[in-house]
Context: one part of a larger RNA
RNA sequence: GAGCGAACGCUGGCGGCAUGCUUAACACAUGCAAGUCGCACGGUCGGCGCAAGUCGGCAGUGGCGGACGGGUGAGGAACGCGUAGGAACGUAUCCAGAGGUGGGGGAUAACGCUGGGAAACUGGCGCUAAUACCGCAUGUGUCCUGAGGGACAAAGUCGAAAGGCGCCUUUGGAGCGGCCUGCGUCCGAUUAGGUUGUUGGUGGGGUAAUGGCCUACCAAGCCUGCGAUCGGUAGCUGGUCUGAGAGGACGACCAGCCACACUGGGACUGAGACACGGCCCAGACUCCUACGGGAGGCAGCAGUGGGGAAUAUUGGACAAUGGGCGCAAGCCUGAUCCAGCAAUGCCGCGUGUGUGAAGAAGGUCUUCGGAUUGUAAAGCACUUUCGGCGGGGACGAUGAUGACGGUACCCGCAGAAGAAGCCCCGGCUAACUUCGUGCCAGCAGCCGCGGUAAUACGAAGGGGGCUAGCGUUGCUC
Numbered sequence: 001g002a003g004c005g006a007a008c009g010c011u012g013g014c015g016g017c018a019u020g021c022u023u024a025a026c027a028c029a030u031g032c033a034a035g036u037c038g039c040a041c042g043g044u045c046g047g048c049g050c051a052a053g054u055c056g057g058c059a060g061u062g063g064c065g066g067a068c069g070g071g072u073g074a075g076g077a078a079c080g081c082g083u084a085g086g087a088a089c090g091u092a093u094c095c096a097g098a099g100g101u102g103g104g105g106g107a108u109a110a111c112g113c114u115g116g117g118a119a120a121c122u123g124g125c126g127c128u129a130a131u132a133c134c135g136c137a138u139g140u141g142u143c144c145u146g147a148g149g150g151a152c153a154a155a156g157u158c159g160a161a162a163g164g165c166g167c168c169u170u171u172g173g174a175g176c177g178g179c180c181u182g183c184g185u186c187c188g189a190u191u192a193g194g195u196u197g198u199u200g201g202u203g204g205g206g207u208a209a210u211g212g213c214c215u216a217c218c219a220a221g222c223c224u225g226c227g228a229u230c231g232g233u234a235g236c237u238g239g240u241c242u243g244a245g246a247g248g249a250c251g252a253c254c255a256g257c258c259a260c261a262c263u264g265g266g267a268c269u270g271a272g273a274c275a276c277g278g279c280c281c282a283g284a285c286u287c288c289u290a291c292g293g294g295a296g297g298c299a300g301c302a303g304u305g306g307g308g309a310a311u312a313u314u315g316g317a318c319a320a321u322g323g324g325c326g327c328a329a330g331c332c333u334g335a336u337c338c339a340g341c342a343a344u345g346c347c348g349c350g351u352g353u354g355u356g357a358a359g360a361a362g363g364u365c366u367u368c369g370g371a372u373u374g375u376a377a378a379g380c381a382c383u384u385u386c387g388g389c390g391g392g393g394a395c396g397a398u399g400a401u402g403a404c405g406g407u408a409c410c411c412g413c414a415g416a417a418g419a420a421g422c423c424c425c426g427g428c429u430a431a432c433u434u435c436g437u438g439c440c441a442g443c444a445g446c447c448g449c450g451g452u453a454a455u456a457c458g459a460a461g462g463g464g465g466c467u468a469g470c471g472u473u474g475c476u477c
Stems, first nucleotide, its partner, number of pairs: 001477004006473005013349006019342002021307001026305003030302003035064003040061002043058006071260003080185007089177003094173008102136001104134002111126006141152004156165003186232003193223003198220008235257004239250004262283005285296004313339001315338003321335001322333004352382004362373004386418001388413005396404001421466005426447003432461005442449002
């Protein structure tokens, strides 16, 4: 000098765009953050209707979604990440091609009856539906097998119809994902040896798939001074800051990847999880209890306590973009879009303009002549950005639909009116005098100032610098 997710002190007019718990991955009251489908299904309640019917609500069975989106950085020095490659794989949905969708069956929630329990919840008996479940048939195809041969499907619904949406088998594709390898990826040798599923082989198991991934047997290997092992530290990257560069430091916001979801472990379901707002077990903690037993997990958005130098609203809307479900209408969406708070940062604007010498008064200094503050003020003549008040009023939306919002913007009105501070002035370093103080009180980044004339302390006048900021502290180059 430059920089910052900053903090602190003094000060503070407006707007735009960004950013905002760096500390306790500490504990959390309350609300919301993942639902949806009646065009899969039986029931039940209600509205309208004389009725046929029709419209709507509710819990349940069933389907899809809850593996996305959102958060955090604890752990991890690792194929985790980055980059360049590879072969032994999977893929619900989406796109495209081929073929099929025949005929049966037995249950079970809801519901009814009846129990248990304080509750959470749960038992028995009976009834019932399906795109729920199970056989049979068919086999385009696919899979297994050396061959012969063997194995494997399906569901309907809406519509007057045409047809639409589905369902099953299979092939290809896109995108996505799992796996492997080369190279790169912090510090310590005051860590020198480490390893027994360890290194390799064979057989077997397991997986979507390769593989000591697992297992039995066999061999005795494998890594290491080009740093193994151990210890410490750390999410990685695109990038960010600085620097002429080389390099150094960092990894907030945004984007990609990874890991985690009270702590530890486990699997279930599923195309996909070993699953943040799912399940089971153990633990710590909190809460309820009739003491028998139960409930919970903000590192989602707000918000609270605590910690801290320090970091915001228990706001609005699904209008837009995107996501889930649905044929659709639509519903849900603290993703998102907006608004609120904060000079936290960057950028822009304003706090007036012109004229004005009796060089007023006052202040300060003075050699007492004057000098300076100073065209500064007053006065005179103007202007009205911003702010204020009144009126109009969008784009964003494509036929309808606008939270933002009576916002941006435009027009009009009044009136200089409402709007300047902070640091410094010994040298480095730009800016000097007087008074007070007297090695005291104090200053200080370094050198150093202060012990009776201090341009260095405190005040005043004057001056210098930056300016809605200015200084200080911390950290990086």
Molecule: small-subunit ribosomal RNA, 5' domain
Organism: uncultured bacterium